[in-house]
A computed fold for a 581-nucleotide part of an RNA from a Dehalococcoidia bacterium, annotated as large-subunit ribosomal RNA, domain I. It was read from a public genome assembly. Its Rfam family is "Bacterial large subunit ribosomal RNA". Rfam links the family to the GO terms ribosome and structural constituent of ribosome.
Context: one part of a larger RNA
């Protein structure tokens, strides 16, 4: 110095744990805000210096209803003092709620600095308290003003729109893909958007949207390369339809015509009246209407509860209000607001069966062994080892004063003419369509419809129009240029249950005081770090040391469980003792 064995160091691997996570499935919820939010700051304890949590100068809390209840004054954190106990803890409603923050009286380097109007405190000053004072927009009213209404920021994913890459792939690269992705930029909601056919189909029919399987990688598209990729129809979840605009009528309101045996005054006949009580334009209100088998207005004609009143007078019909009286319908659209009762559901709970051994090992029985009981409960977890029957639970039942949000029912509220027949009136126009450039559609211009429009042109109008994938004709089908709708779907969140999910270099970045320490001007990156024991019975005392730190004694099953704490691999140091040089 090597090697072997043997005993330590250091290390922190593995092995058993899990207080964190992940993912699916059921419920059941879903916006907040100037009545000042999200998110902060600075404060708040009897000993409280720091952190968490909580709260807000009424500051780990106040009051009030309910649950529950013999103990309680949150945690890292023990004690000690004072103290409540009709408490404490839990749930409903509610009071307070500094500053800053959209921040809003001006301003500012957020969490600070100055004001100005009114009231009040004996109140002239200082002081201190309460209200008020931004700014767009809209309404009402006006000479400037003034009053009263809303907005204004936030928010993880979802969710309309508006803008839009490039890396990549094409084994290169340009169209083509990546992708209408990612980015920014807007607006809304608890969902959001779509939605009641100018849709589809095929000659048979279907009947709004939405979302799942399917049809199908199928038909197509495609430097026909890479790629890209329907739809109709079956099958299913859940289903609801409705309202303007215009013709017509009837009120107003402006602006014009008209003394006509013309027009009105519901019609007919007669009486009588009107220069606006007619008519034309136009607006605004209500009524009536809303479709394609065309439907609606008007006109005329048929039928159809009651009662009363009106339409200048009189007769006859008509025709419009209203009342009942049938019928029908309703608070998410289709008009709209409450109340009552009752029923269930959420926000706290409550009840709840049934095992012993002087047996055995053990430090400790829930294990062995004997002998029993429960059970609409043998689901989990905990308890000194492995417990149906020790705890908490589990099955099965039981509960709300308050508040919330469903659902019945009544109370209420809203609604009600119907057919026939006419070439009289409407039926959404700078549209539809074309052309010329682009975009979407699976569809790249292609034979390229179909929807979207930048410019230009530019119809019908019911004897009308749209579509059926060039376009024409037949057939068939639909009615555009207005408008609204709930579910079934997306996403989170809370509860409950489940995992051939993870088990601490794994599972989120965080199992731990983690979006922390740290890093960077800043945007913005961003860790490491779990494990004594059944219980702290965490080592009194005693000897060595300044101290660290040991050695005894004792605690413990066990201290090579001693806090640098389970287990303790290897890598690396080190001690004996053999060998061999």
């Nucleotide at each position: 110095a090597g090697c072997a064995c043997a005993g330590g160091g250091c290390g922190g691997a593995u092995g058993c744990c899990u207080u964190g996570g992940c993912a699916u499935c059921a419920g059941c919820a879903g916006c907040c805000g100037a009545a000042g939010a999200a998110g902060g700051g600075c404060g708040u304890g009897g000993c409280a210096a720091g952190a968490c949590u909580g709260c807000g100068a009424u500051a780990a809390g106040c009051c009030u209803c309910a649950g529950u209840g013999a103990g309680c004054u949150g945690u890292c954190u023990a004690g000690c003092u004072a103290g409540c106990u009709u408490a404490a803890c839990u749930g409903g409603g509610g009071a307070u709620u500094c500053c800053c923050g959209a921040a809003u009286g001006a301003g500012g380097c957020a969490a600070c600095u100055c004001g100005c109007u009114c009231c009040g405190c004996c109140g002239a000053a200082a002081g201190c308290g309460g209200a008020g004072c931004a700014c767009u927009c809209c309404g009402a009213u006006u000479a400037u003003g003034u009053c009263g209404g809303a907005g204004a920021g936030g928010g993880a994913a979802c969710u309309g729109g508006g803008u839009g890459a490039a890396c990549u792939g094409a084994a290169a690269c340009a169209u083509c893909u990546u992708a209408g992705u990612a980015g920014c930029c807007u607006g809304a909601g608890g969902a959001a958007g779509a939605g009641a056919a100018a849709u589809c189909a095929a000659c048979c029919g279907a009947g709004a949207u939405u979302c799942c399987c399917u049809g199908a990688g199928u038909a197509g598209u495609g430097g026909c390369g890479a790629a890209c990729g329907a739809a109709a129809g079956g099958g299913g979840a859940a289903c609801a339809g409705c309202c303007c605009a215009a013709a017509c009528c009837a009120g107003g309101g402006u602006a014009g015509c008209u003394a006509a045996g013309u027009g009105g005054g519901c019609u007919u006949g007669g009486a009588u009246c009107c220069u606006a009580a007619g008519u034309u334009a136009u607006c605004c209100u209500g009524g009536c209407g809303u479709u394609g088998u065309a439907a609606g207005g008007c006109a005329c004609g048929a039928g159809g509860g009651a009662c009363a009143g009106a339409c200048u007078c009189c007769a006859a019909g008509g025709u419009c209000u209203g009342u009942c009286a049938c019928a029908g319908a309703g608070u998410u659209a289709c008009a709209a607001a409450g109340c009552u009762u009752c029923u269930g559901c959420u926000u706290a709970g409550u009840c709840g069966a049934a095992u012993g051994c002087u047996u055995c090992u053990g430090g400790a029985a829930a294990g062995g062994g004997c002998a029993a009981c429960c059970a609409u409960a043998g689901a989990a977890g905990g308890u000194g080892a492995u417990a149906g029957u020790c705890c908490u639970g589990u099955a099965a039942g039981c509960g709300a004063a308050a508040a919330g949000g469903a659902g019945a029912a009544g109370u209420c509220u809203c609604u009600g003419c119907u057919c026939g027949u006419g070439u009289c009136c409407u039926u959404g126009a700078g549209u539809a369509c074309c052309a010329c450039g682009g975009g979407a559609c699976a569809c790249g211009u292609g034979g390229a419809a179909u929807c979207c429009u930048g410019u230009g042109g530019g119809a019908a109008g019911c004897a009308g129009g749209g579509g059926g994938g060039a376009c024409c004709a037949c057939c068939c089908u639909c009615c555009a240029a207005g408008g609204c709708u709930a579910a079934a779907u997306a996403c989170u969140g809370c509860u409950g249950a489940u995992g051939a999910c993870c088990g601490a270099u794994a599972g989120u970045g965080a199992a731990c005081c983690a979006g922390u320490a740290c890093c960077g001007u800043g945007a913005g990156g961003g860790a490491a770090a779990g494990g004594u024991g059944a219980a702290a019975a965490g080592c009194a005392c005693c000897c060595c040391g300044g101290g660290a730190g040991g050695g005894g004694a004792g605690u413990g099953a066990a201290a090579u469980a001693g806090a640098a704490u389970c287990u303790g691999a290897a890598a690396c140091c080190c001690u004996g003792u053999g060998c061999u040089u």